A computed fold for an 85-nucleotide RNA from a Woeseiaceae bacterium, annotated as c-di-GMP-I riboswitch aptamer.
It matches the Rfam family "c-di-GMP-I riboswitch aptamer". Its family is annotated with cyclic-di-GMP binding in the Gene Ontology. Rfam describes the family as follows. GEMM was predicted in a large-scale screen for bacterial structured RNA regulatory elements.
[in-house]
RNA sequence: UUCCGACAAGGGCAAACCCCCCGAAAGGAGGGGGCGCAAAACCACCGGUCUAAGGGCGCAGGCCUACGACAGCGGGGCUACCGAA
Numbered sequence: 001u002u003c004c005g006a007c008a009a010g011g012g013c014a015a016a017c018c019c020c021c022c023g024a025a026a027g028g029a030g031g032g033g034g035c036g037c038a039a040a041a042c043c044a045c046c047g048g049u050c051u052a053a054g055g056g057c058g059c060a061g062g063c064c065u066a067c068g069a070c071a072g073c074g075g076g077g078c079u080a081c082c083g084a085a
Base pairs, nucleotide, nucleotide: 004083005082012037013036017032018031019030021028022027035072042077043076045075046074047073048070049069050068054065055064056063057062
């Protein structure tokens, strides 16, 4: 230095749920909470998933669509703390 990851040390993050705000929604910010996490830091590049305001189609029920989301779905990129085997 690279891989790797221990019932190690010091710490870190925070699912469901609740309150409140933003948003058409998916979802997101803040507070509480703590299921879990060694990148559960960051990036929508590839696949996937969610939503469908706007747009398109339809007589209608409705259907299609991302320029909206999810990094705690998988892969990839990139950066980083500690150091037993």
The sequence was found by an Rfam model in a public genome assembly.